[in-house]
RNA sequence: GGAGUCGGCCGGACGGUCGCUGCGGACCCCGAGUCAUUCGUGGUCGCAGAGGAAAGUCCGGGCUCCGACGGGCAGGGUGCCAGGUAACGCCUGGGGGGCGCGAGCCCACGGAAAGUGCCACAGAGAACAGACCGCCUAAGUCCCGGCAACGGGACCGGCAAGGGUGAAACGGUGCGGUAAGAGCGCACCGCGCCGAUGGCAACAUCGGUGGCAGGGCAAACCCCACCCGGAGCAAGACCAAAUAGGGGAGCAUUGGCGUGGCCCGCGCUGCUCCCGGGUAGGUCGCUUGAGGUGCACGGUGACGUGCAUCCCAGAUGAAUGGUCGUCCACGACAGAACCCGGCUUACAGGCCGACUCCCUUU
Repeated sequence: GGAGUCGGCCGGACGGUCGCUGCGGACCCCGAGUCAUUCGUGGUCGCAGAGGAAAGUCCGGGCUCCGACGGGCAGGGUGCCAGGUAACGCCUGGGGGGCGCGAGCCCACGGAAAGUGCCACAGAGAACAGACCGCCUAAGUCCCGGCAACGGGACCGGCAAGGGUGAAACGGUGCGGUAAGAGCGCACCGCGCCGAUGGCAACAUCGGUGGCAGGGCAAACCCCACCCGGAGCAAGACCAAAUAGGGGAGCAUUGGCGUGGCCCGCGCUGCUCCCGGGUAGGUCGCUUGAGGUGCACGGUGACGUGCAUCCCAGAUGAAUGGUCGUCCACGACAGAACCCGGCUUACAGGCCGACUCCCUUU
């Protein structure tokens, strides 16, 4: 100098001006009320006012209500090991496999000797293996030649080494062996089983042993282990008009209507007061929280513990904006709606740190 890997951070800046939302004030105006302290709306002053993803709503939890608090079935999820955490499908560390020269990156990574099922096309044969091309003629029978050994041929057969098909062909390579072959025998590798050692474990290493059984697929059914009650802030709680309706008490019954031939009686109707439900509306839930920052300690780390310090949106037709000036690298993706921990996705441009490889110079 070039190429690259990983981690962290920022996300136009400053000022003026006009607005919006919330909170606070011992100030002012207006209104209401009291003996008095007050209360309400608006103004004024001060302070604060979106994000790293506020997003997708995909996981996990808090909170609330319902069911109930336990067990089982069904259903769903997770799936190497250990740890972290309120919890997780997240994170950290480790193991195994794959990729990369490397820094590093990726992996649903339990069980296929419980059972069932599937393996297209091609191919002789696809899991109860199989014989298309090919290789062999030792043994048995027959024919021909030959004195014979033997040679040639046919039958009966043997083989799976080589070729070929396929994603995959029933361990691989080599030597021996054989008629040709074959774990048939042996060596190494792979695999299974047993043991020892190291490790909490996943697992690794070593030794012995078995001639090899058990192809692949479980994001096919299934089996095993573990986890999961349902609904969600429009949860839920409180206050409470007008109108209509409900219940109760009192008064009137001397009125009206109905019942009835008439009277009594009964029912409805009238006035006053009280009560409860509930709608509109309002209040709470609502933002102090598994919280942020700094330091110290423990831990490889995720994280934990202690101390100090800070308060950082809370709307409900729903605010966080408009405009002007100056400057620059000319500004991306995008906007809270109960809260929090994650994951995933989107993102102009810029900054910092650690590390790897190549080239050059000293």
This is a predicted structure of a 362-nucleotide RNA (Bacterial RNase P class A) from a Gammaproteobacteria bacterium. It was read from a public genome assembly, where an Rfam model found it. Model confidence (mean pLDDT): 77 of 100. Rfam family: Bacterial RNase P class A. From the family's description: Ribonuclease P (RNase P) is a ubiquitous endoribonuclease, found in archaea, bacteria and eukarya as well as chloroplasts and mitochondria. Its best characterised activity is the generation of mature 5'-ends of tRNAs by cleaving the 5'-leader elements of precursor-tRNAs. Cellular RNase Ps are ribonucleoproteins. Gene Ontology terms of the family: dimeric ribonuclease P complex, tRNA processing and ribonuclease P activity. By type it is a ribozyme. Taxonomically the source falls in Gammaproteobacteria (Bacteria, Pseudomonadati, Pseudomonadota). The model forms 94% of the base pairs in the Rfam consensus.